A computed fold for a 1521-nucleotide RNA from an uncultured prokaryote, annotated as small-subunit ribosomal RNA. The prediction has a mean pLDDT of 82. Its Rfam family is "Bacterial small subunit ribosomal RNA".

RNA sequence: AGAGUUUUAUCAUGGCUCAGAUUGAACGCUGGCGGCAGGCCUAACACAUGCAAGUCGAGCGAGAAAGCACUUCGGUGUGAGUAGAGCGGCACUUCGGUGUGAGUAGAGCGGCGGACGGGUGAGUAACGCGUAGGAAUUUGCCCAGUAGUGGGGGACAACAUGUGGAAACGCAUGCUAAUACCGCAUACGCCCUAUGGGGGAAAGCAGGGGAUCUUCGGACCUUGCGCUAUUGGAGAAGCCUGCGUCGGAUUAGCUAGUUGGUGGGGUAAAGGCCCACCAAGGCGACGAUCCGUAGCUGGUCUGAGAGGAUGAUCAGCCACACUGGGACUGAGACACGGCCCAGACUCCUACGGGAGGCAGCAGUGGGGAAUAUUGGACAAUGGGGGCAACCCUGAUCCAGCAAUGCCGCGUGUGUGAAGACGGCUUUCGGGUUGUAAAGCACUUUCAGUGGGGAAGAAACGCAGAUCGCUAAUACCGAUCUGUAAUGACGUUACCCACAGAAGAAGCACCGGCUAACUCCGUGCCAGCAGCCGCGGUAAUACGGAGGGUGCAAGCGUUAAUCGGAAUUACUGGGCGUAAAGGGCGCGUAGGUGGUUAGAUCAGUCGGAUGUGAAAGCCCCGGGCUCAACCUGGGAAUGCCAUUCGAUACUGCCUAACUAGAGUAUGGUAGAGGGAAGCGGAAUUCCGGGUGUAGCGGUGAAAUGCGUAGAUAUCCGGAGGAACACCAGUGGGCGAAGGCGGCUUCCUGGACCAACACUGACACUGAGGCGCGAAAGCGUGGGUAGCAAACAGGAUUAGAUACCCUGGUAGUCCACGCCAUAAACGAUGACAACUAGCCGUUGGGGGGGUUCGACCCUUCUGGGUUUCGGAGCUAACGCGUUAAGUAGACCGCCUGGGGAGCACGGUCGCAAGAUUAAAACUCAAAUGAAUUGACGGGGGCCCGCACAAGCGGUGGGGCAUGUGGUUUAAUUCGACGCAACGCGAAGAACCUUACCUGGAUUUGACAUCCUGGCAAUCUUUUUGAGAUUUGAGUGCCCUUCGGGGAACCCAGUGACAGGUGCUGCAUGGCUGUCGUCAGCUCGUGUCGUGAUAUGUCCGGUUAAGUCCGGCAACGAGCGCAACCCCUAUCUUCAGUUGCCAUCGAUUCGGUCGGGAACUCCUAGAGAUACUUCCCCGGUUAACGGGGAGGAAGGUGGGGAUGACGUCAAGUCCUCAUGGCCCUUAUGUCCAGGGCUACACACGUGCUACAAUGGUAUGUACAGAGGGUCGCAAGCUCGCGAGGGUUAGCUAAUCCCUUAAAGCAUAUCUCAGUUCGGAUAGGAGUCUGCAACUCGACUCCUUGAAGUUGGAAUCGCUAGUAAUCGCGGAUCAGCAUGCCGCGGUGAAUACGUUCCCGGGCCUUGUACACACCGCCCGUCACACCACGAGAGUUGAUUGUACCAGAAGUCGUUGGGCUAACCUUCGGGGAGCAGGCGCCCAAGCUGUUGUUGACGACUGGGGUGAAGUCGUAACAAGGUAACC
Repeated sequence: AGAGUUUUAUCAUGGCUCAGAUUGAACGCUGGCGGCAGGCCUAACACAUGCAAGUCGAGCGAGAAAGCACUUCGGUGUGAGUAGAGCGGCACUUCGGUGUGAGUAGAGCGGCGGACGGGUGAGUAACGCGUAGGAAUUUGCCCAGUAGUGGGGGACAACAUGUGGAAACGCAUGCUAAUACCGCAUACGCCCUAUGGGGGAAAGCAGGGGAUCUUCGGACCUUGCGCUAUUGGAGAAGCCUGCGUCGGAUUAGCUAGUUGGUGGGGUAAAGGCCCACCAAGGCGACGAUCCGUAGCUGGUCUGAGAGGAUGAUCAGCCACACUGGGACUGAGACACGGCCCAGACUCCUACGGGAGGCAGCAGUGGGGAAUAUUGGACAAUGGGGGCAACCCUGAUCCAGCAAUGCCGCGUGUGUGAAGACGGCUUUCGGGUUGUAAAGCACUUUCAGUGGGGAAGAAACGCAGAUCGCUAAUACCGAUCUGUAAUGACGUUACCCACAGAAGAAGCACCGGCUAACUCCGUGCCAGCAGCCGCGGUAAUACGGAGGGUGCAAGCGUUAAUCGGAAUUACUGGGCGUAAAGGGCGCGUAGGUGGUUAGAUCAGUCGGAUGUGAAAGCCCCGGGCUCAACCUGGGAAUGCCAUUCGAUACUGCCUAACUAGAGUAUGGUAGAGGGAAGCGGAAUUCCGGGUGUAGCGGUGAAAUGCGUAGAUAUCCGGAGGAACACCAGUGGGCGAAGGCGGCUUCCUGGACCAACACUGACACUGAGGCGCGAAAGCGUGGGUAGCAAACAGGAUUAGAUACCCUGGUAGUCCACGCCAUAAACGAUGACAACUAGCCGUUGGGGGGGUUCGACCCUUCUGGGUUUCGGAGCUAACGCGUUAAGUAGACCGCCUGGGGAGCACGGUCGCAAGAUUAAAACUCAAAUGAAUUGACGGGGGCCCGCACAAGCGGUGGGGCAUGUGGUUUAAUUCGACGCAACGCGAAGAACCUUACCUGGAUUUGACAUCCUGGCAAUCUUUUUGAGAUUUGAGUGCCCUUCGGGGAACCCAGUGACAGGUGCUGCAUGGCUGUCGUCAGCUCGUGUCGUGAUAUGUCCGGUUAAGUCCGGCAACGAGCGCAACCCCUAUCUUCAGUUGCCAUCGAUUCGGUCGGGAACUCCUAGAGAUACUUCCCCGGUUAACGGGGAGGAAGGUGGGGAUGACGUCAAGUCCUCAUGGCCCUUAUGUCCAGGGCUACACACGUGCUACAAUGGUAUGUACAGAGGGUCGCAAGCUCGCGAGGGUUAGCUAAUCCCUUAAAGCAUAUCUCAGUUCGGAUAGGAGUCUGCAACUCGACUCCUUGAAGUUGGAAUCGCUAGUAAUCGCGGAUCAGCAUGCCGCGGUGAAUACGUUCCCGGGCCUUGUACACACCGCCCGUCACACCACGAGAGUUGAUUGUACCAGAAGUCGUUGGGCUAACCUUCGGGGAGCAGGCGCCCAAGCUGUUGUUGACGACUGGGGUGAAGUCGUAACAAGGUAACC
């Protein structure tokens, strides 16, 4: 620091996801040790049991009952001490004794403490917290100062007696002490005050003691502690204020003690804190009130920071203590382990009544994914009480449990290649696990065993010394010295010894992101998955294994936070088209604001001071062996406060200015607005005339109108609406919506000129107010045309549409609503700055002029359009009218869908508008541009593509292939063109792969091993055959024993074999687009990029063929040419070919001979290249015409098939991965089948006849084949053919008579002398064999068929058509296929249309690419939400009622120790009564909110459902609001 994911690819926008860090965590697997830290986040749910707050005898009175043993449950014994006896510590002793140790436990009075410490976070949005300040306060214990501490009195507990109650707990009477209580005296401070005065305290206890006194107890003195009053301090607490402190406006108004004043009350204290009276205020858009949520902070986590999230542990503050209310006591509480009351719950009960509060520490139940021991100790630290010893302390210190986290250590180290075994894999060679192991040599941390062994513990105490106090050497205090005792942890840390590698490694991952790959299994199954996505038979993605990677006593997963995320943007984003500018204006608050000078110092900047607790973070040190951890010092931290200073800028104030803004003057243009009036053209209707059969309408029609006279035409009239041309002008005006005949009236704004005046008066503008197209609504008019709805006619599969005929609201007017539009420049308004060019509109100035209301030119400022530079932009584009550069202000956006929907509010008569969510769901949705593909888009061009022609197919019969059906099997493959006379250039057996049956198992075939043997050939047996049985015969070497090679047989296992599957695992080969003209590359250039350019444009061509232009220049694969055949000629050579001349001749180039000729053979060459001329064209390419020439514009034909497409075809040609079979899916054999047959299709043959059939005669090819062959001739047969046998390994011989043609004759339009199917009979040939199932011949038979519907095929010249000939395969078997020649046409105006293709361009929501994409209803399933008669909770307000406990007030009937008294009583108080306030509760009524709810509404999601086809192309009616 980024990455993955939208696309064919790209850039952008934008969301989702990941990598990091973290946690009080949980879960899964695993688990050696130690240190440090943390451990109910949920039910502030309920709690059994134990403990958590006591202490003081130096305040006081009293005091033997506790414990143990026995028990008859009544008691008895024992028991420290006392009494008695004995013994005995210390002190004193008059030696008799006395005192002390020492009155323990448990209660009580009294004091202090239970307001701290500990827990929890329910409530609280608040002066609660944080921070900085303030004044009207209190303060026990503590510190310092000052002054005191005198003298009296009366009670109440305990206790005793009696008594009530089950208990808890009381009641009555009586006794008693105090540092308990109450007066009196005194009063330096203190308090009150009218400034005269008035008021108010106290307590003693302990130690010591020389005088003096004594009732012998003490008094007294002194010391210490205590007490009282008061001052100050420290620390603590209360109160007030500024600022900061979550979300919601779908919460906008709240408030009656409310806001303030006066006077009281109350409090420790200011204050409506409370009360009376008076005033009517106070808060709120800078968010009051209400609702929801939440303890706040230091900090913690994250982050570069700013921020965001969070508030466990530790620390500060607050709040709470079963729920609610209340006060008492006290320095302090409205009190966690206090009280009273109400409520809920639990427990006890004798039913009358009582008791309780773990959010203290443990622990239990419950809840939950989840969180520990009913432990030890007060040794340390701290707290309470005490003079102290000491007691108490679940605070605390420790231990226990769990890997919860952080940190550290270990599980060995070195050596060791035969690279062991095993595993995995393999191309079978190996590779890998892997120096890993074993082996050898070492070490011993940790754990284990044994032994040793710190520190945490020195205070208090005691002894001594010194000092202080004092009369004092007592006492007491301080300091110093010495000293005893004290450890929960603890079997401590640490150290030593011993033994032995010994006891100690897992988890996740391995498709990309993201480090790490193979095999097997599975087969869209099982499963995985954070996102993209894997899995449908070769899965690096599932499961296992081997291997690897990462981390490691842990590793993963889940949850959560921050980060990445600049996806809320202060730092640091945007709004033309991606989400996003309000429809437009006026204007309030607010924000911002021109020039100059002065003043001020609020903002701003700087310094100082205070504070910002400690801990934490950071820096530098120190201590545990290191680290975590602990610790010392420093630094840092605020929009903070006070103060001092600076004064540029901003603010405020003062004084001015004129450049912004405005007013006045004079002009200009204009569909600017409102009102009234006027006008003509047209449509329609009405009346009349002329006139007759149609009109109208459409793609074509029909509905409709018309003989009752339409349409057409003329005249007249009525009425409403709109204003042709000018003018769709890049014209004008207006803020926008919008505005269009002419005239008049009223009226707004803009612009120009010259400058007079005002003097910042300005800009923007949340709310607010106004305007606001069309449609729509209300009331009343009006209604010619047009025209939703509606009706009819068409179209159509349907047509609730498009088209047509009608037609009502509406459109028009007046008044009033509505408030929305793709209200668009999809661009808020304002002012400034930053290159231009050409226009246009309305002003002004100057010049020219024919003096015009003209024209030209130039300058200036206003409006408006196109183009364009810099710059900007994702690109498109914008570009002085900015989307550029900067500024102040407003509005708006934050993934798509759900949804501009629901609910609520506001507005509206309604329709609806406005404001505006969530659940749920997806991993995209989107913009611009790119390349393709496509279009019922456009342009150009080509092709037997159409057209023009010729001949066919489709109808018949047959042949052949396919489908289907059948079958034991009818083997398999090929399926639009591009499967179907195709693989198959030839199925009777074989072929053959199929079926039935019979055999066989190392095999029919290959290699290796062992053993044997004669291989081989002929014949034979069995059987359908395969098979089986029997008999007979060799080679080389030799030491004659034997050995060897090949073949054969037998055996063993490695293996063979498979036309079994997968052509969607493949190679190779092939088809097709298409012989179409295309497909690409290098360098350069443009572009962020995909890409573009080149390859485009103008011509031209069969052609991306060539020429010219051009940011391109070149090149490659294609095109063309080079190759073959053919057409002309030359040359060389003449046999088997040829024959002009000569001779012979059987008259046949036959023979001799010839080398001349050939349209002969086969080698080498030549020729054609737009060469020449004319015209056109850019002086081009090229085209048109002509010349010459055998041939003329690639002469004709062939071979040749670019990059690629179709997962095209083929595993059954061959090869091959994987899978499958292995006494069978292999191999052999016989027979059958591939030849079936209601049917359908393709390709052909033959016909339907006279351009013909038949008969007779007769002429002319080319190209091939032939020894397992072609076969002449002769001969036999009607014939197929047979017999015999020359010749020929071929320019020699044979196949081999070519046929159509020509000549003559006949048939005469008919199912025929056409046609030949079918069938009967007889034969021939091939072959082991023609039954299933061959071809041919002869005789006889003589079917359908009379030119073929819709539709469809081929062909442009030696072509179509027609005629025959040959060959491959092959024993035999072509109507097929491949070739050959003979005869030999017609037509092409042309490119509108059909099909296919090429180039350019355009649109696109397509990219699996139109056989694309995609919308809505309906049906089914699931999910969340809304409405819903209502039901049921929670909560707030409000109006009554009610009123416990309690404070306060009041009352004075009852009662009462202290004080006073004149002895009556008073004062003061207690209980009681009453009143105010008030918790729970009851009733009524609203509001808010949750759950459930028959039924219902739309929404979302779902595999291949139904109906249509709305959108994307002109999407077939342009789309959209």